[in-house]
Transfer RNA from an uncultured archaeon, 75 nucleotides, folded computationally. The prediction has a mean pLDDT of 82.
RNA sequence: GGGCCGCUAGCUUAGCCAGGUUGGAGCGCGUGACUGAUAAUCACGAGGUCGGGAGUUCAAAUCUCCCGCGGCCCA
Repeated sequence: GGGCCGCUAGCUUAGCCAGGUUGGAGCGCGUGACUGAUAAUCACGAGGUCGGGAGUUCAAAUCUCCCGCGGCCCA
C1' cells in the first nucleotide's frame, strides 16, 4: 500500500442481510418490599446522540460515501 471483518448502556450482547410503533435483554448500579441484620428473591427506576461525520429517503442502528479505532490476510 491492497483486501476482508468488527464497533449498540459500566460489562456481555439481540436487532442490521429485507429501513417503519418508543432501540430491547442479562449482569451490574440506585430506591423500596421482605429479614433481627445480611444474602437470596420480588417490584420499580436511572443509564444509549447505536464509534464520528456527511449523503439518500416521508422515515436510518439498518442503505451509500469519507474518517477513527481494533483484528485477520496479502504484498